[in-house]
Context: one part of a larger RNA
């Protein structure tokens, strides 16, 4: 100097209070763990593992496991020998292979031969998702977007060091003033950087009866770019202005003007360092190990099991609801191996159809809660829907293990959850729908979009976390 105290004084945080919905029971869905298995590959394990690696295990994917099979190898460069290359068949066989038939003879050439490329044969070597995150790079959690973390020069101190960086104030901030043996400076904070809220200017194959004609009434059609949009350029917010506390400061409270007001809202941005935190399974790579096998290739199985435990999610349990009919309004995506329209045919998934579109134009696309009308009367119900027979559908060589949907019929549990426990401070929670990524198919996860839109903060005693300052230690 640091750490630590059920020492102290000062501060923030959705920490706690104050509030609104959860979890903890139920049933599913997912992920662990434990069990079981030939194998249930491997990794993450308090916060910070457990809808995590996996933006998607039927075959592949896959590392496992069982059986069949290869040994210079599926892959790379080298050598020698041989056919161009390639395609079509056709026998075994589960396939991997292996065997046979044929088609086909091409480029460049100094006629030696090369050049792609394919079989063979020999070695040097290939290969490993095989250990070793306690050999490591690289990258990422995390305290934490906390407000700290240090340097040179002086100066104190024998010296570890200490001053700066403490103190008065303020601030979201080590932020900014005063003070001060300091005196500057950097990494971090804010600021440039994206979106986002107002409004000009340029632009109109979007929009608009705004205005003017037509009109099968649909911005359809001419006709205009005014408004809305689009998307480049600028303007705007700076305590700039006024009044009041303040030390006249620095800031702080209160106005006004304004679309907006004191970091307007959010995003990206993550010091110096801790956690021998996690990755050798993304990759890179030292050390070891294996080399007819711990490389490789093929079926078929597992990763999907299932007394049980716990995470994290959906559905409900109902009348602020169900259910049935009318009828309204969205934002961001995506589409050529692709979105796929009207129409047709089925109760429906779908099927059939082929228009339009490489998309402000065509398609995906019917938003849904919501509005009104009509029921149903608190019941395990006209609430819940699980589970299980049955008929299909769609993908896809192929849905037995093991896929998603559709209709009939079946209607479990489930009456709001014990201890305990978690999210949120505003277009925020609640709630309701839409869409992408991956991906043939398969989300209740993820990531994104909008629509409806609350309630509460008296406070800082006390839980947790953390930050200065100071105290004590038999800790380093």
């Nucleotide at each position: 100097u640091g750490a630590c105290g059920g020492g102290g004084g000062c501060c923030c945080g959705c920490a706690c209070a104050a509030g609104c919905g959860g979890u903890g029971g139920a049933g599913c869905a997912u992920g662990u763990g434990g069990u079981u298995u030939a194998a249930u590959u491997c990794g993450a394990u308090g916060c910070a593992a457990c809808g995590c690696g996996a933006a998607g295990a039927a075959c592949c994917u896959u590392a496992c496991c069982u059986g069949c099979c290869c040994u210079u190898g599926a892959c790379a460069u080298c050598c020698a020998g041989a056919g161009a290359a390639u395609c079509u068949g056709u026998u075994a066989g589960a396939g991997a292979u292996a065997g046979u038939a044929g088609a086909g003879u091409g480029c460049c050439u100094u006629c030696g031969g090369g050049a792609a490329u394919u079989c063979u044969g020999a070695g040097a070597c290939a290969g490993g998702u095989g250990c070793u995150g306690c050999a490591u790079g690289g990258c990422u959690g995390u305290c934490g977007u906390c407000a700290g973390c240090u340097c040179g020069u002086g100066u104190c101190g024998u010296g570890a060091g200490a001053u700066g960086u403490u103190g008065g104030g303020u601030u979201a901030a080590g932020u900014c003033c005063c003070g001060u043996a300091a005196c500057g400076a950097g990494c971090g904070c804010a600021a440039c950087c994206c979106c986002u809220a107002u409004c000009c200017u340029u632009a109109g194959u979007u929009g608009c009866c705004a205005u003017c004609a037509g009109u099968u009434c649909g911005g359809c059609u001419g006709a205009g770019c005014a408004c809305u949009c689009u998307a480049a350029g600028g303007a705007g917010a700076c305590u700039g202005c006024c009044g009041g506390u303040g030390a006249u400061a620095a800031a702080c409270c209160g106005g006004a003007g304004g679309a907006a007001g004191g970091u307007g809202g959010g995003g990206a941005u993550g010091a110096c360092g801790u956690c021998a935190a996690g990755u050798c399974a993304u990759c890179a790579u030292g050390g070891c190990c294996c080399u007819u096998a711990u490389g490789g290739g093929c079926a078929g199985g597992g990763c999907u099991a299932c007394a049980c435990a716990c995470g994290u999610g959906c559905u409900a349990c109902a009348a602020u609801g169900g259910u049935a009919a009318a009828u309204a309004c969205a934002g961001a995506g995506g589409g050529c191996u692709g979105c796929g329209a009207a129409g047709c045919g089925g109760u429906g998934a779908c099927g059939u159809g082929a228009a339009g579109c490489a998309a402000a134009u065509c398609c995906c696309a019917g938003a849904a809660a919501a509005u009104u009308u009509a029921u149903c009367g608190u019941a395990g119900u006209c609430c819940g829907g699980a589970u299980u027979g049955g008929a299909g559908u769609c993908u896809g060589c192929a849905a037995c293990u093991c896929g998603a949907c559709u209709c009939c019929a079946u209607g479990a549990a489930g009456u709001c959850g014990g201890a305990a426990u978690c999210g949120c401070u505003a277009g925020u929670a609640a709630u309701c729908g839409c869409g992408a990524a991956u991906c043939a198919g398969a989300a209740u996860g993820u990531c994104g979009c909008g629509g409806u839109g609350a309630a509460u903060a008296c406070g800082u005693u006390c839980c947790c976390g953390g930050g200065c300052c100071u105290u004590g230690u038999a800790c380093a």
A computed fold for a 476-nucleotide part of an RNA from a metagenome, annotated as small-subunit ribosomal RNA, 3' major domain. It matches the Rfam family "Bacterial small subunit ribosomal RNA". Gene Ontology terms of the family: ribosome and structural constituent of ribosome. The RNAcentral record of the full RNA draws on SILVA. Model confidence (mean pLDDT): 84 of 100.